[in-house]
RNA sequence: GGGGGUGUAGCUCAGUCGGCUAGAGCGCGACGUUCGCAACGUCGAGGUCAGGGGUUCGAUUCCCCUCACCUCCA
Repeated sequence: GGGGGUGUAGCUCAGUCGGCUAGAGCGCGACGUUCGCAACGUCGAGGUCAGGGGUUCGAUUCCCCUCACCUCCA
């Protein structure tokens, strides 16, 4: 330098052949239970879906560029 892949909550990941207000587990907070802790239950907070642009009535999803990481070739 070229090919391929990955990027979604604090962490590990799912998801969508373009359409509800974007999800799970763990973690975090509150409450209940307990003398207290743990465990369990209920509720809740937390996301510019890596960044920018384009297509579209509508993009996390499709296209282009950039960035970071992984991998292959040279």
Molecule: transfer RNA
Organism: Kiritimatiellia bacterium